[in-house]
RNA sequence: GCCCCCGUAGUUCAACGGAUAGAACGAGAGACUCCUAAGCUCUAAAUCUAGGUUCAAUUCCUAGUGGGGGCA
Numbered sequence: 001g002c003c004c005c006c007g008u009a010g011u012u013c014a015a016c017g018g019a020u021a022g023a024a025c026g027a028g029a030g031a032c033u034c035c036u037a038a039g040c041u042c043u044a045a046a047u048c049u050a051g052g053u054u055c056a057a058u059u060c061c062u063a064g065u066g067g068g069g070g071c072a
Base pairs, nucleotide, nucleotide: 001071002070003069004068005067006066007065010025011024012023013022018055027043028042029041030040048064049063050062051061052060
């Protein structure tokens, strides 16, 4: 330099173009307990950036950007 793949809560992952963007773990609070832990209830928390297509984009297209892999 060229090609391919990936980028979503703190982490690991979901989401036929139409859901209130969801789960587990983690975090905070509550109740329980003599105290702690476990289990239970509740809460907060995310779509890499900029354009485009569309009535509607996490999803499709383009460019950028970050990471991984292959070839040279």

A computed fold for a 72-nucleotide RNA from a Patescibacteria group bacterium, annotated as transfer RNA.
NCBI's taxonomy places the organism under Bacteria, Bacteria candidate phyla.
Model confidence (mean pLDDT): 81 of 100.
It matches the Rfam family "tRNA". From the family's description: Transfer RNA (tRNA) molecules are approximately 80 nucleotides in length. Gene Ontology term of the family: triplet codon-amino acid adaptor activity.